[in-house]
RNA sequence: GAAGUCCGCCAGGCAGUCGCGGUAUCGCAAGGUAUCGAGGAAAGUCCGGGCCCCGCAGGGCAGAAUGCCGGCUAACGGCCGGGCGCUAUAAGCCGAAAGGCCCAAGGCGACGGAAAGUGCAACAGAGAGUAGACCGCCGAUGGCCCCGCAAGGGGAUCAGGUAAGGGUGAAACGGUGGGGUAAGAGCCCACCGCGUCCGUGGUGACACGUACGGCACGGUAAACCCCAUUCGGGGCAAGGCCAAAUAGGGGAGCGUUGAGGCGGCCCGCUGAGCUCCCGGGUAGGCUGCUAGAGCUUCGCAGCAAUGCGUCGACCAGAGGAAUGACUGCCCCGUCCCCGCAAGGGGGCGCGACAGAACCCGGCUUAUCGGCGGACUUCCACU
Numbered sequence: 001g002a003a004g005u006c007c008g009c010c011a012g013g014c015a016g017u018c019g020c021g022g023u024a025u026c027g028c029a030a031g032g033u034a035u036c037g038a039g040g041a042a043a044g045u046c047c048g049g050g051c052c053c054c055g056c057a058g059g060g061c062a063g064a065a066u067g068c069c070g071g072c073u074a075a076c077g078g079c080c081g082g083g084c085g086c087u088a089u090a091a092g093c094c095g096a097a098a099g100g101c102c103c104a105a106g107g108c109g110a111c112g113g114a115a116a117g118u119g120c121a122a123c124a125g126a127g128a129g130u131a132g133a134c135c136g137c138c139g140a141u142g143g144c145c146c147c148g149c150a151a152g153g154g155g156a157u158c159a160g161g162u163a164a165g166g167g168u169g170a171a172a173c174g175g176u177g178g179g180g181u182a183a184g185a186g187c188c189c190a191c192c193g194c195g196u197c198c199g200u201g202g203u204g205a206c207a208c209g210u211a212c213g214g215c216a217c218g219g220u221a222a223a224c225c226c227c228a229u230u231c232g233g234g235g236c237a238a239g240g241c242c243a244a245a246u247a248g249g250g251g252a253g254c255g256u257u258g259a260g261g262c263g264g265c266c267c268g269c270u271g272a273g274c275u276c277c278c279g280g281g282u283a284g285g286c287u288g289c290u291a292g293a294g295c296u297u298c299g300c301a302g303c304a305a306u307g308c309g310u311c312g313a314c315c316a317g318a319g320g321a322a323u324g325a326c327u328g329c330c331c332c333g334u335c336c337c338c339g340c341a342a343g344g345g346g347g348c349g350c351g352a353c354a355g356a357a358c359c360c361g362g363c364u365u366a367u368c369g370g371c372g373g374a375c376u377u378c379c380a381c382u
Stems, first nucleotide, its partner, number of pairs: 001378010012330007020037007039353001043364002046362005051235004058267004063231005068082005083111001084109004092101003112226002117224002119220002134166002136162003141159002144155004174192006193215001194213003198209004239287004249278006260270002295312001298309004331351001332349007
């Protein structure tokens, strides 16, 4: 310098005029002054909470969620680091080429258990889990035929043997090589794979190594299931207060032999209302509602997520819903013209995705342009 990949930040800027909302202050008031006023996702409502109300704030069943290890956190299905598995592409190497080999940073993982049990894998295929003979191979042993006095030799393939070769299939009961055999087969052996014990390292998931074992009937659990952990319900349209108005109206059914009180059921507890129909009144105001598990400077600890201490500041609180409009300049994008180019001039642009509504931590989705950093590979120079 180039290429690839990952992470973080910003989210048009400045000025003026006018117009909105909050807070503070001045003013009898009208109003004045100062100051603040949409996002990285405010979105989806997918998780987790704060907060509020209910049930003796009890027990159980059913149900649901998560699922490698360690750490962070208020918590989580989140984040950080690690382990294991899968997976590329760039570069490099081989090649005439097609292409092949190898493969970095990186990316993905719904990652507990298949030796508790059940189920499933269409079709094809002989056979799909202690299965199986279609094509093949063998036919030593028993049978058949020929030669032979006999011993024995030869032939075909019936019985039978076989699952190494081929075929079917997504997948065929470990793989490669050798021995052995009639031909074959972990039948035997070596290595790999798998399993077990032990040792070493590690908090651990795991990794490495020795030894032993021919080796358990493979896959699948976002199939049922088993194991571990967690879970009461409902939600700001929660809830609290004030004011006002009406008809503390009428009827029916159930109810102390128990109404009602949790998403379903059971036990337990509590204990008088509950349900439906007709009719009448009100829908106003205040609060919850923004000082926070908050932000931020610096330091320390930690690989990091993050924690602790410290400096500093207060950064929307509307209530049918404010945060806007116009003008000028700069920036950006686009079109046209001039120019060899650099660049200049003019026009257009609600300038990507997109607007708070109790709040916070995450995840997911959408997205113009810019800035910065880290890692890997290659090239050049020193």
Molecule: Bacterial RNase P class A
Organism: Pseudomonadota bacterium